A computed fold for a 347-nucleotide RNA from a Spirochaetota bacterium, annotated as Bacterial RNase P class A. Rfam family: Bacterial RNase P class A. It is annotated as a ribozyme. The coordinates come from a structure-prediction model, not an experiment, and the mean pLDDT is 76. NCBI's taxonomy places the organism under Bacteria, Pseudomonadati, Spirochaetota.
RNA sequence: GGAGGGGAACAUGCGGCCGCGCGGCCCCGCGCAAGCGGGGAGCGAGGAAAGUCCGAACACCAAAGGGCAGGAUGCCGGGUAACGCCCGGGCGCCGCGAGGCGACGGAAAGUGCAACAGAAAAUAUACCGCCCUGAGAAGGGUAAGGGUGAAAUGGCGGGGUAAGAGCCCACCGCGCCUUCCGCAAGGAAGGCGGCAGUGCAAACCCCAUUCGGUGCAAGACCAAGUAAGCAACCGCUCGAGGGCUGCCCGCCCCAGGUUGCGGGUAGGUCGCAAAGAGACGCGCGGCAACGCGCGUCCAAGAUGGAUGGCCGCAAAAACAGGAUUCGGCUUACGGUCCCCUCCCGGG
Repeated sequence: GGAGGGGAACAUGCGGCCGCGCGGCCCCGCGCAAGCGGGGAGCGAGGAAAGUCCGAACACCAAAGGGCAGGAUGCCGGGUAACGCCCGGGCGCCGCGAGGCGACGGAAAGUGCAACAGAAAAUAUACCGCCCUGAGAAGGGUAAGGGUGAAAUGGCGGGGUAAGAGCCCACCGCGCCUUCCGCAAGGAAGGCGGCAGUGCAAACCCCAUUCGGUGCAAGACCAAGUAAGCAACCGCUCGAGGGCUGCCCGCCCCAGGUUGCGGGUAGGUCGCAAAGAGACGCGCGGCAACGCGCGUCCAAGAUGGAUGGCCGCAAAAACAGGAUUCGGCUUACGGUCCCCUCCCGGG
């Protein structure tokens, strides 16, 4: 110098002028008060406020328990209010490397699929080739080599053989057993076995764990409205309906009642905002995620929905704006800094 990998914080600052939203502050005016109006000061979007993909809080509905159906998750340990998130570890794959990625339980419960090519695709088989017999045709042996395929019945070397073959042997791989290490996933060593019913479960399925539903337009309260009219049915002393009383009987009241159409209301307050799974700093514990202790700090809150504009200085930019609130994930995006890897060149 080039090419990469990992992480962190920030994403305008200061000054001037004008403008917008808010209520637990102050002042002024009005009012008996509640409150209303004006002014001042203060506060006023994000790392993603986004996608609405997970997990919760909260609210309502449902619900004895259990089961069926359906969904989600799926190596081990830990963290957390919880999670499909995070941290650490194991294994596998990718990368020269720093590092990155993985729905990573079960294929011997059952079912299904394996296109094309190829002789043959799950169960056996043999296209070329090789070897033997044979004059040849053909028959037999073989799976080393070639060819097809995403995948072809362990790999490689030696022995062996007519040629070959775990047929035999060493090493590697695989399976089982034992011992040791590890909380565990798993790892290491040794021994035994000649080597298997190939793959696919983000195919059905099986196993384990887990899940009630709907979302702040949840939901609560106030105000207003449910009128007139029309239709159908029931009833008027053989009583529809109402009350005592959830039901039956009984008693009392009573001429109207129920349903549909029609038309009407559709505004406000709360939920909701100052305080919580809160932020920052320090200390301690932990590899870490995180936890504990102490100290300090804390008013965005709209509902046609506020946070903007202009000027000056500075290099001053990107993606983008709340709408019940938190914890995550994912996606969009600007420059800055730190650590690390590989390559090239110089000293």